[in-house]
RNA sequence: GAAGCCGGCCGGGCAGUCGCUGCGUCCGUGGGACGUGGAGGAAAGUCCGGGCUCCGCAGGGCAGGGUGCCAGGUAACGCCUGGGCGGCGUGAGCCGACGGAAAGUGCCGCAGAAAAUAUACCGCCGAUGGCCCGUCAGGGCACAGGUAAGGGUGAAAUGGUGCGGUAAGAGCGCACCGCGCGCGUGGCAACACGUCGUGGCAGGGUAAACCCCACCCGGAGCAAGGCCAAAUAGGGGAGCGAUGGUGUGGCCCGCGCUGCUCCCGGGUAGGCCGCUAGAGGUGUGCGGUGACGUACGCCCCAGAGGAAUGACUGCCUCAGACAGAACCCGGCUUACAGGCCGGCUUCCUGC
Numbered sequence: 001g002a003a004g005c006c007g008g009c010c011g012g013g014c015a016g017u018c019g020c021u022g023c024g025u026c027c028g029u030g031g032g033a034c035g036u037g038g039a040g041g042a043a044a045g046u047c048c049g050g051g052c053u054c055c056g057c058a059g060g061g062c063a064g065g066g067u068g069c070c071a072g073g074u075a076a077c078g079c080c081u082g083g084g085c086g087g088c089g090u091g092a093g094c095c096g097a098c099g100g101a102a103a104g105u106g107c108c109g110c111a112g113a114a115a116a117u118a119u120a121c122c123g124c125c126g127a128u129g130g131c132c133c134g135u136c137a138g139g140g141c142a143c144a145g146g147u148a149a150g151g152g153u154g155a156a157a158u159g160g161u162g163c164g165g166u167a168a169g170a171g172c173g174c175a176c177c178g179c180g181c182g183c184g185u186g187g188c189a190a191c192a193c194g195u196c197g198u199g200g201c202a203g204g205g206u207a208a209a210c211c212c213c214a215c216c217c218g219g220a221g222c223a224a225g226g227c228c229a230a231a232u233a234g235g236g237g238a239g240c241g242a243u244g245g246u247g248u249g250g251c252c253c254g255c256g257c258u259g260c261u262c263c264c265g266g267g268u269a270g271g272c273c274g275c276u277a278g279a280g281g282u283g284u285g286c287g288g289u290g291a292c293g294u295a296c297g298c299c300c301c302a303g304a305g306g307a308a309u310g311a312c313u314g315c316c317u318c319a320g321a322c323a324g325a326a327c328c329c330g331g332c333u334u335a336c337a338g339g340c341c342g343g344c345u346u347c348c349u350g351c
Base pairs, nucleotide, nucleotide: 001347002346003345004344005343006342007341008340009339010338012316013315014314015313016312017311018310020038021037022036023035024034025033026032027031040322044333045332047331048330049329050328051327052221053220054219055218064217065216066215067214068213069083070082071081072080073079084098085096086095087094088093099212100211104210105209106206107205108204121151122150123147124146125145128144129143130141131140132139133138159177160176161175162174163173164172178201179199180198181197182196183194184193185192186191225273226272227271228270235264236263237262238261239260240259244258245257246256247255248254280299281298282297283296284295285294286293287292
């Protein structure tokens, strides 16, 4: 200098004018003045976890759902940190639902003999049995049969290389590599290593197929939930008054409706609370590789209810991304103009 990798941060500033809104104080109180506060890194998607509220609940199991290498962090998690294993990259680094396919069941297009109780298209062999020839040494055929080395199909065909062996072959035997199991060593563990022992090899893939194993999970959500409470209508009770009025009916009985006063509780409109001081932010120290924890100091940082946080002008060389709280918090994911900082890798060049 050029290409990259990882992490963190900003994402308009200043001034003026006119507006909106929470709170406080004051005033001449249907309002106004002054002071002060007023969106984000994602406020988003609502995917996961928790707080809070109401309901349910002795305990356990079934069903259903979720998670899935190990250890740690945390209020909790499907998140984060560190580690292991596998894959990719020269590297810094990145990616991985990464338990079990020797418990059982299912599925596997096309091609192919065969996709799993195995099997044989081409090929090889044909020792043995069969057939043919024969000069009785043997030769031939490829019918039975053997084989899975070689070819061919496929994403995938019963581990690989070599030697022996055989009619031809084959873990059939052996050596090495690989694999399973056991043992030992290191590690909390996942796992790794071993001059160790043992087994010819356990017999395709698929579990974001059923399933098995281990662990976790009660339901609904701030329109949760609670308090105050009109007008009108309606419900319950007590008392008063009249033995009434009215409908049915020819009339009586009967049945239905109906007065005034007071009390009671439910509940609509409306109002209030929940509502923002919190697993809070920040600085320093300490513990830890780290996520994180802890002590002390400092700070208060939107809280509305048709729902505020805006508009214009000037300057900054230019103002230009994605996007706007609605109970709160921890994550993940997605969107994002432009810009800043730190660490690291590879290559080239100069000293």
Bacterial RNase P class A from an Ectothiorhodospiraceae bacterium, 351 nucleotides, folded computationally. The organism belongs to Ectothiorhodospiraceae, within Bacteria. A source record names the gene rnpB. The RNAcentral record of the sequence draws on ENA. Its mean pLDDT, the model's own confidence on a scale to 100, is 78.